[in-house]
RNA sequence: GCUCAGGUGGUGGAAUUGGCAUACACGCAUGCUUGAGGUGCAUGUUCCGAAAGGAGUGCGGGUUCAAGUCCCGCCCUGAGCA
Numbered sequence: 001g002c003u004c005a006g007g008u009g010g011u012g013g014a015a016u017u018g019g020c021a022u023a024c025a026c027g028c029a030u031g032c033u034u035g036a037g038g039u040g041c042a043u044g045u046u047c048c049g050a051a052a053g054g055a056g057u058g059c060g061g062g063u064u065c066a067a068g069u070c071c072c073g074c075c076c077u078g079a080g081c082a
């Protein structure tokens, strides 16, 4: 340099014929349970805002009524080729 695969909450990781962004698990917070702890259970857990509402999927554009998903350009990580 070329060809592939990937980048999503605090972490892992879903959402793939474009249609509720963060399902599920872990972690964390509060409570219940216990003599205490652990285990277990319940509720909550992206950000801004008093609310209404708005923003957000590596960065910047584009297509579309609608984009994590499709297109273009960059950045980063991994694999292969030379």
Base pairs, nucleotide, nucleotide: 001081002080003079004078005077006076007075010026011025012024019065027045028044029043030042031041032040046055047054048053058074059073060072061071062070

Predicted 3D model of an 82-nucleotide RNA (transfer RNA) from a Puniceicoccales bacterium. It was read from a public genome assembly. Rfam family: tRNA. By type it is a transfer RNA. Rfam describes the family as follows. Transfer RNA (tRNA) molecules are approximately 80 nucleotides in length. Taxonomically the source falls in Puniceicoccales (Bacteria, Pseudomonadati, Verrucomicrobiota, Opitutia).